[in-house]
Transfer RNA from a Candidatus Omnitrophota bacterium, 73 nucleotides, folded computationally. The organism belongs to Candidatus Omnitrophota, within Bacteria. Model confidence (mean pLDDT): 82 of 100.
RNA sequence: UCCCCCUUAGCUCAGUCGGUAGAGCGAGAGACUGUUAAUCUCCAGGUCCGAGGUUCGAGUCCUCGAGGGGGAG
Numbered sequence: 001u002c003c004c005c006c007u008u009a010g011c012u013c014a015g016u017c018g019g020u021a022g023a024g025c026g027a028g029a030g031a032c033u034g035u036u037a038a039u040c041u042c043c044a045g046g047u048c049c050g051a052g053g054u055u056c057g058a059g060u061c062c063u064c065g066a067g068g069g070g071g072a073g
Base pairs, nucleotide, nucleotide: 001072002071003070004069005068006067007066010025011024012023013022019056028042029041030040031039049065050064051063052062053061
């Protein structure tokens, strides 16, 4: 210097052909129990790395950046 991949909840990750974002774990509350743990129920939590663009509509498509990883020279 060039090429490829990743970035979504506190963590690990889904999200098909563009149609208003989910799971598990964790946090909080409750039930159960002599108590704890386990189990069960409920619940909060995100404008999807940033900025533009396309579109009626973008997590998803395009461009330019940022961070991380890998490769070539």
It matches the Rfam family "tRNA". It is annotated as a transfer RNA.